[in-house]
Molecule: transfer RNA
Organism: Zopfochytrium polystomum
RNA sequence: GGACUUAUAGCUCAGUGGUAGAGCGGUCGACUGCAGAUCGACAGGCCGCCGGAUCAACCCCGACUGGGUCCU
Numbered sequence: 001g002g003a004c005u006u007a008u009a010g011c012u013c014a015g016u017g018g019u020a021g022a023g024c025g026g027u028c029g030a031c032u033g034c035a036g037a038u039c040g041a042c043a044g045g046c047c048g049c050c051g052g053a054u055c056a057a058c059c060c061c062g063a064c065u066g067g068g069u070c071c072u
Base pairs, nucleotide, nucleotide: 001071002070003069004068005067006066007065010024011023012022013021018055026042027041028040029039030038048064050062051061052060
């Protein structure tokens, strides 16, 4: 220098055009002598960033930034 891949909740990850979910973690409640386990509820992200196409974008296209792999 070039190619590919990746960026979504505190963490690990789903989400193939119609206003984003799970597990773990957190908070509260039930249960318990207390705690743990278990059960229930709640909070928490407008999706790295900037543009574009579309009535409509986490999703499609392009640029940029960070991570990873490979080639030279």